[in-house]
């Protein structure tokens, strides 16, 4: 360079033949519990790389840029 696959809260994964308020678990916060910390229990706040095209509607479908692995010469 070309092929392939991947990006989704702070981390790790789900979900998506296109349509509700994108789910689960570590973590944060914040209240109960406890002398107090843990532990458990309730509540919360936080995400579809990016720019574009389709389309009433796109995280999904399309093309194009970054990245990040494997592969090849």
């Nucleotide at each position: 360079g070309c092929g392939g696959u991947c990006g989704u809260g702070g981390c790790g994964u789900a979900c998506c033949a296109g349509g509700u308020g994108a789910a689960c678990g570590c973590g944060c916060c914040a209240g109960g519990c406890u002398u107090c910390c843990a532990c458990c229990c309730u509540g919360g706040a936080g995400a579809a790389g990016c720019g574009g095209g389709u389309u009433c509607g796109a995280u999904u479908c399309c093309c194009g840029c970054c990245g990040g692995c494997c592969g090849u010469u």

RNAcentral holds the sequence, with entries from ENA and Rfam. This is a predicted structure of a 73-nucleotide RNA (transfer RNA) from Kibdelosporangium phytohabitans. The coordinates come from a structure-prediction model, not an experiment, and the mean pLDDT is 83. Rfam family: tRNA. Rfam describes the family as follows. Transfer RNA (tRNA) molecules are approximately 80 nucleotides in length. Gene Ontology term of the family: triplet codon-amino acid adaptor activity.